[in-house]
Context: one part of a larger RNA
Molecule: small-subunit ribosomal RNA, 3' major domain
Organism: uncultured bacterium
RNA sequence: UGACGGGGGCCCGCACAAGCGGUGGAGCGUGUGGUUUAAUUCGAUGCUAAGCGAAGAACCUUACCUGGGCUUGACAUGUUUGUGGUAGGAACCCGAAAGGGUGACGACCCCGGGGUAACUCGGGGAGCUUUCACAGGUGCUGCAUGGUUGUCGUCAGCUCGUGCCGUGAGGUGUUGGGUUAAGUCCCGCAACGAGCGCAACCCUUGUCCUAUGUUGCCAGCACGUCAUGGUGGGGACUCAUAGGAGACCGCCGAGGACAACUCGGAGGAAGGUGGGGACGACGUCAAAUCAUCAUGCCCCUUAUGUUCAGGGCUGCACGCAUGCUACAAUGGUCGGUACAACGGGUCGCGAUCUCGCGAGAGUGAGCCAAUCCCCCAAAGCCGGCCUCAGUUCGGAUUGGAGUCUGCAACUCGACUCCAUGAAGUCGGAGUCGCUAGUAAUCGCAAAUCAGCAAAGUUGCGGUGAAUACGUUCUCGGGCUUUGUACA
Repeated sequence: UGACGGGGGCCCGCACAAGCGGUGGAGCGUGUGGUUUAAUUCGAUGCUAAGCGAAGAACCUUACCUGGGCUUGACAUGUUUGUGGUAGGAACCCGAAAGGGUGACGACCCCGGGGUAACUCGGGGAGCUUUCACAGGUGCUGCAUGGUUGUCGUCAGCUCGUGCCGUGAGGUGUUGGGUUAAGUCCCGCAACGAGCGCAACCCUUGUCCUAUGUUGCCAGCACGUCAUGGUGGGGACUCAUAGGAGACCGCCGAGGACAACUCGGAGGAAGGUGGGGACGACGUCAAAUCAUCAUGCCCCUUAUGUUCAGGGCUGCACGCAUGCUACAAUGGUCGGUACAACGGGUCGCGAUCUCGCGAGAGUGAGCCAAUCCCCCAAAGCCGGCCUCAGUUCGGAUUGGAGUCUGCAACUCGACUCCAUGAAGUCGGAGUCGCUAGUAAUCGCAAAUCAGCAAAGUUGCGGUGAAUACGUUCUCGGGCUUUGUACA
């Protein structure tokens, strides 16, 4: 100087407390450990692995296994040899395919010569073949590395120059008194300044103004319809797209060292960093990644490379993690009825009509989209039935019949219909999330994607709470002080 203490002081955080809802019990989905296997490819392992890499494992992917092939190779550059019946190639044979064999027909580009042209001759290229250098490796090492990332932590810290103090390691500044979300600011001070962080500048959301009105809108004026901005028209409003205004403790009062600032009030759409995001200091964990990529060393080179078929990654006594659905009446079911936003669409979204109980099928208008479509949002509201039961709760599991995608749904897809109707009556010790448009609850969209194991993820809107006395205690952190046989 640090680190540590079941030492002290001050302060903060959904850290506790106050509340609300979960998880831990059940069934199922997903991931993982274990086990099994020819293989169940690899990585990630307290917080900081485990719906993680994977924003899509039937084949492919695919790296794994079994078997069949290839050996200058699936891919690149150069070199060497041969080659117009050359490259390519309908068709046929063997084969699981890869591949192998036969093979009608049969080219292209550039330069030069001949020819009006068709075409022909020579040289070179391309392709194929051959030779050698080499290619190739998701093989090893993340403890050789770059790059990227997690974490402490959006915590308020981490340092430097000069000066001063100390023999020195070092200290001071950065401590102290206040204050702040903040090493934020003020005052003081052997310090005076500065840098990386904090904040602000950026995006978005909340109010208003101006401009512009199509594909958006319809107040006023007409026209028309069973009905609809449907039509003429209009720019008021909504909205969209740009440009501005607005919030600064600016104003008033009180407190305070007359300071920084704090508390209350006014005005205001918004009040004290307005809400949300992006943004992550010096560093810590030899943290993660050689399987995104790049890369040193080592290793393989008729194989650890490459290609194909089938299988596996989905196996199942079990443990764990994370979700979904429930156990019902604030509910289930049937009928009627209302209101979104974000997004996506030409190898696409697909209206309408017809058929089917349905998943869907046929048809195919319109739309490269503020125009058309996905697109009926659901919870909600109104009414009927159920009357507390393992039930009209719950939907697992299983049998049968189908639909769609796709060469192909056996291993191993999703969905529909009929039948079946398991566990489960609110969950032990424990443990998790959340302070407001939040929790809870309800649906919708998208990426990936032929299809889909999505109950995941990322967004979007609808309805919309309770509670916070407080900092004694638990956990983590910041500053300061103290002890230490630790570094």